[in-house]
Small-subunit ribosomal RNA from uncultured Alistipes sp., 1510 nucleotides, folded computationally.
Its mean pLDDT, the model's own confidence on a scale to 100, is 83.
The source organism's lineage runs through Bacteria, Bacteroidota, Bacteroidia, Bacteroidales and Alistipes.
Rfam family: Bacterial small subunit ribosomal RNA. Its family is annotated with ribosome and structural constituent of ribosome in the Gene Ontology.
RNA sequence: AGAGUUUGAUCCUGGCUCAGGAUGAACGCUAGCGGCAGGCCUAACACAUGCAAGUCGAGGGGCAGCACGUUAAAGAGUUUACUCUUUAUGGUGGCGACCGGCGGACGGGUGCGUAACGCGUAUGCAACCUGCCUGACACAGGGGGAUAAUCCGAAGAAAUUUGGUCUAAUACCCCAUAAUACCGAUAUAGGCAUCUAUGUUGGUUGAAAGCUUUGGUGGUGUCAGAUGGGCAUGCGUUGUAUUAGCUAGUUGGUGAGGUAACGGCUCACCAAGGCGACGAUACAUAGGGGGACUGAGAGGUUAACCCCCCACAUUGGUACUGAGACACGGACCAAACUCCUACGGGAGGCAGCAGUGAGGAAUAUUGGUCAAUGGACGCAAGUCUGAACCAGCCAUGCCGCGUGCAGGAAGACGGCUCUAUGAGUUGUAAACUGCUUUUGUACGAGGGUAAACGCAGAUACGUGUAUCUGACUGAAAGUAUCGUACGAAUAAGGAUCGGCUAACUCCGUGCCAGCAGCCGCGGUAAUACGGAGGAUCCAAGCGUUAUCCGGAUUUAUUGGGUUUAAAGGGUGCGUAGGCGGCAGAUUAAGUUAGAGGUGAAAUUCCGAGGCUCAACCUUGGCACUGCCUCUGAUACUGGUUUGCUAGCGAGUAGAUGCUGUAGGCGGAAUGUGUGGUGUAGCGGUGAAAUGCAUAGAGAUCACACAGAACACCGAUUGCGAAGGCAGCUUACAAAUCUAUAUCGGACGCUGAGGCACGAAAGCGUGGGGAGCAAACAGGAUUAGAUACCCUGGUAGUCCACGCAGUAAACGAUGAUAACUCGUUGUCGGCGAUAUACAGUCGGUGACCAAGCGAAAGCGAUAAGUUAUCCACCUGGGGAGUACGUUCGCAAGAAUGAAACUCAAAGGAAUUGACGGGGGCCCGCACAAGCGGAGGAACAUGUGGUUUAAUUCGAUGAUACGCGAGGAACCUUACCCGGGCUUGAAUUGCAGAGGAAGGAUUUGGAGACAAUGACGCCCUUCGGGGUCUCUGUGAAGGUGCUGCAUGGUUGUCGUCAGCUCGUGCCGUGAGGUGUCGGCUUAAGUGCCAUAACGAGCGCAACCCCUCUCCUUAGUUGCCAUCAGGUCAAGCUGGGCACUCUGGGGACACUGCCACCGUAAGGUGUGAGGAAGGUGGGGAUGACGUCAAAUCAGCACGGCCCUUACGUCCGGGGCUACACACGUGUUACAAUGGGGGGUACAGAAGGCAGCUACCUGGUGACAGGAUGCUAAUCCCAAAAACCUCUCUCAGUUCGGAUCGAAGUCUGCAACCCGACUUCAUGAAGCUGGAUUCGCUAGUAAUCGCGCAUCAGCCAUGGCGCGGUGAAUACGUUCCCGGGCCUUGUACACACCGCCCGUCAAGCCAUGGGAGCCGGGAGUGCCUGAAGGCCGUAACCGCAAGGAGCGGUCAAGGGUAAAACUGGUGACUGGGGCUAAGUCGUAACAAGGUAGCCGUACCGGAAGGUGCGGCUG
Repeated sequence: AGAGUUUGAUCCUGGCUCAGGAUGAACGCUAGCGGCAGGCCUAACACAUGCAAGUCGAGGGGCAGCACGUUAAAGAGUUUACUCUUUAUGGUGGCGACCGGCGGACGGGUGCGUAACGCGUAUGCAACCUGCCUGACACAGGGGGAUAAUCCGAAGAAAUUUGGUCUAAUACCCCAUAAUACCGAUAUAGGCAUCUAUGUUGGUUGAAAGCUUUGGUGGUGUCAGAUGGGCAUGCGUUGUAUUAGCUAGUUGGUGAGGUAACGGCUCACCAAGGCGACGAUACAUAGGGGGACUGAGAGGUUAACCCCCCACAUUGGUACUGAGACACGGACCAAACUCCUACGGGAGGCAGCAGUGAGGAAUAUUGGUCAAUGGACGCAAGUCUGAACCAGCCAUGCCGCGUGCAGGAAGACGGCUCUAUGAGUUGUAAACUGCUUUUGUACGAGGGUAAACGCAGAUACGUGUAUCUGACUGAAAGUAUCGUACGAAUAAGGAUCGGCUAACUCCGUGCCAGCAGCCGCGGUAAUACGGAGGAUCCAAGCGUUAUCCGGAUUUAUUGGGUUUAAAGGGUGCGUAGGCGGCAGAUUAAGUUAGAGGUGAAAUUCCGAGGCUCAACCUUGGCACUGCCUCUGAUACUGGUUUGCUAGCGAGUAGAUGCUGUAGGCGGAAUGUGUGGUGUAGCGGUGAAAUGCAUAGAGAUCACACAGAACACCGAUUGCGAAGGCAGCUUACAAAUCUAUAUCGGACGCUGAGGCACGAAAGCGUGGGGAGCAAACAGGAUUAGAUACCCUGGUAGUCCACGCAGUAAACGAUGAUAACUCGUUGUCGGCGAUAUACAGUCGGUGACCAAGCGAAAGCGAUAAGUUAUCCACCUGGGGAGUACGUUCGCAAGAAUGAAACUCAAAGGAAUUGACGGGGGCCCGCACAAGCGGAGGAACAUGUGGUUUAAUUCGAUGAUACGCGAGGAACCUUACCCGGGCUUGAAUUGCAGAGGAAGGAUUUGGAGACAAUGACGCCCUUCGGGGUCUCUGUGAAGGUGCUGCAUGGUUGUCGUCAGCUCGUGCCGUGAGGUGUCGGCUUAAGUGCCAUAACGAGCGCAACCCCUCUCCUUAGUUGCCAUCAGGUCAAGCUGGGCACUCUGGGGACACUGCCACCGUAAGGUGUGAGGAAGGUGGGGAUGACGUCAAAUCAGCACGGCCCUUACGUCCGGGGCUACACACGUGUUACAAUGGGGGGUACAGAAGGCAGCUACCUGGUGACAGGAUGCUAAUCCCAAAAACCUCUCUCAGUUCGGAUCGAAGUCUGCAACCCGACUUCAUGAAGCUGGAUUCGCUAGUAAUCGCGCAUCAGCCAUGGCGCGGUGAAUACGUUCCCGGGCCUUGUACACACCGCCCGUCAAGCCAUGGGAGCCGGGAGUGCCUGAAGGCCGUAACCGCAAGGAGCGGUCAAGGGUAAAACUGGUGACUGGGGCUAAGUCGUAACAAGGUAGCCGUACCGGAAGGUGCGGCUG
């Protein structure tokens, strides 16, 4: 110090989360020791038991109990003198209870109450008190009467109460004396208003106590001190305004009372005040502070332990005593609760220490001692002390120590992992060797806390004090510490390992089980779940949970923002408040300097010291940022005062405008009415219909009336604070600007509350109503159409007067003032002779520098740089909702939450993709044509169905005559049945064997089983080869996963694109290049250019074809010469030509004309075989579709192993109500049939092609010959010529079926092809729709080949023959390319997404009511107690009792307010798996969207009016 998380990626805004520290903690796992701390945060809930406040006999009377003693008596034992017991005896020690004194007001606990002078801080008391203590002065003389205890009774269960008798005091009372007390007079001094201090003088009223060891000690009065308290005041001290008004002793005065003292503290009278937006009152919450935690700090949070203050003691009230209390372990009363009871009545108060129950996640022993410190009493010894000191329990925290150290590689065994003959890791880790002994166990020693007081003795002076000496006193504890012995001996865990965040692999699981702080993991290869191995981090602890601060500058004083992210009020005027021009004087409030006081101690920090260190403790210092006082300073701010003119205002002159209000006038249009002309339609739409019209519409002419709005001018024009304002004109009113510098002289700016204005819609009353037009009605559209479109149409729109108070009331930009480059328009003034123009003032626009900004952008009209004031924001949703309040006639407006829920929501920009956005361009894409498919039959493939099986795969384009270029067996993977298990095939090793093989025969469907004639080779003699059997290691699998893969392939698409290096631009994603103009088939080129180059693609290079040249001529060819045949290159010969094979040439917009800068284009151009890529092929960029294939092959993982392997026989893949794709043949005359006669190319051929001959109607058969091929063979059809058929289900068409055959093959039943005869189905050109093709193409005709025994081939791949039509053109459909635009899409439009309804869950509002709670008020009653009054009773008296009154806790009652819980039912909200209805929004989202308002509708929503551009 930061990090993760919104996106495909980016920057920003913004929330959520994490890493740190802390705790009076709790929980889980684990645990060796010590030191120092801490330990009911919850029920101020209830408490059994014990203890926590007594002491003094040197105040007193006494004496129950104890001890001693005296005397006397009785009894017992008996040694007759003792012992023991009992009784009597206060005589002594001492002492229960009692009177009396002092202390129980301290110490200890708790945090209920309290928002307060309670606390903190600083002052004041001239308005006060103070026991014990200290100092000073003075005094203590007489007298009196009681009373408790005790004793004798009485009542009662008890607690306790009570009658009588006796008695004492340092108890109580009276008298005397005493004043610095009180009252009056007077003098001096002082102060702060009342007054105070010191004197003098007169008057009034008040004291005392004894004890004694005779030293003292105690008592009384007064003054002073110290200590402790009381009271008053300034400042500070939580939240809510959805608490705005509160207050009758209330505020003040006079008088009185009361108090230690001031005071409405209380009372009587008088006045009517007092507090409050600087937050009164009310409600909620809360002890305050020093401090503690955190933080860089400022702050935030907190108030355990320790210290100070306050409050309280079961709840409420009250006083008494006392120096001090309204009193924790005192009293009285009331209430609740508990206990005792004889039912009559009593007792009690752990928020003291332990302890118990309860509550709770949770917090300890019914311990020891007064040894020390401290306290009470006492002369003291001493007693008491749950204060305190110690111990016990608890890892609750902090600190310290240990669980060994060194060596040790066969890198052991075992575990785990892997590419597995082995390697890596655990790991120097272990074993093993040596060493040490903190700790542990045993034994022993053992300091200090202790020194005083008091006691004994001594010394000094004065009996007593001071000093010295001695002995006495230890709970903790035989503890700390030290020594000796033993022996590595007694001692390691927890969490984590996807990123944040240090640490990785295997197995299991398979969106299951589970994890998770956030993001998120898990659906068969999980570093994220569970286990294991390993690793990492801490360590006697480690994790989790909770809470606080931090990070969070995420409430921003330090230190944030508001155009679009949340956020500027709709606008102005203006109150309080805040801020304020220039100069002088004065003051000294703010400010500032110095000094003084205070800011308790502890804590924190720094230094030093003590426990072996540390924690801890001790000591010194700093600090405590604060408050108060005094003295100075006077720049700035403030106060007062004197001036000034630059701000502001007034004046004068001029100017401007759709500025406002009221009135008058005008024309066009529209509608209506009347009349005329006139006839059949008008109107409306995408197309229609509703509607109007022969009762005369619409059209047209004339006249009349009505209401509303003001064309052109008209413009990023003007005016206004905003809303807003437009025909012309008049009146009134306001504003702004300019010029001038005449006047005033800071009069200013902003502005919480407040007041006023405020579009449209809406509301009320009264008018008005032409057009338009929510609602409504009808017609269309549609699946529906509560809409868009059409025809009508009411509120309303208009006017007057009221209300309402909101809008995308927007520049989404508050007001004012100042400053800060330029360019260019325009409006109103001034200057000027001027329509010119460097000027100037005020407005209104555009572009831009700097700067700012997340960017878009803003940029003198700032979103720049500053100042002042106001308003507002703090994640999204819930929600501008609920409740409350205010306003309103209502609609509603204003103010304005929470529970709950999510990890995002959002802004700007980028790249894509998409659009029923735009522009440009291409393609058999459309159009123009030709021929088909879709209808029929058949073939073939697929789906479906069926089946024992109908093996598997391919499924929009890009599956479906596809894998398959050929399923009768085989193939074959499927089914049924029968066999085999190292196996059908390959191979290593070991052992055995000599064969292996196998004729034959038997069984069997066969595989196979049995039988077994015959039956090894080489050799260097060591052996080797080969094969069989046995065993073993490998096998085998067309089983799964193409979503683990390689390779291959399809498609976009032969589309023109896809990228890189360097540079430049941008915060960045990215952009530029690759865009623009022209051009091209082309990112093909040219020009331009912050780009310059390059790569993969395009093109070219390759092959075929077209022309020519050259070369070579056999099996090819035959022009010339010769021979020869019925004919034929048949023969000699030739190689000219054709052709074949090789090598070259040719075409490049090269030439010409025109257009163009160029690239290039155009041309019936020339030339040329060919002309603008000549035609065709091969060639497929980056990538997309988790596209296809594990069944072609390969391969990871998983699965099977007498079977999911393998062999065999048979069956199936050929099934068949049906549906689809691809084809073939047709429907006929451009044809069918018969006959005749021609012309190819390419390919193939020895298990072959076969001439030719013979036979057969034929398939074919039997012979036979040529050819291993430019030699021989297969071997053409359409065409052409001719005959016939004559429009019909036919001489078309050939399916189907019957019969007979041929061929292949082991075998044609399921299930082959072909032939002949016979049979002769559907079909007469095919609906919606759809396919191919642009030239040697379509169409049509045949031929060949692969596979193959044969063939279901009508398929596929090739070959040639004949040989067209059409393209105006790019509006539209489809696909594609480039540029641009919008986007809420990025799984990318097959996207996203809204609302109702239905279901489940959750929190919440209303609700007839019901049940509580606290506080207040009125009335009634009223304990204890104080005060007041008082004739009878008591007392000599003082006084008391009793009675009455007043105040008053509590109780009862009444009405109202506030607040909480609950409630049938009900409202909306949130979340949830793939429900229902629609499709509102995002693209022009298919009617642009949104805002306000009104009406309507299942729902999103629709429509009207006005507004905004987002």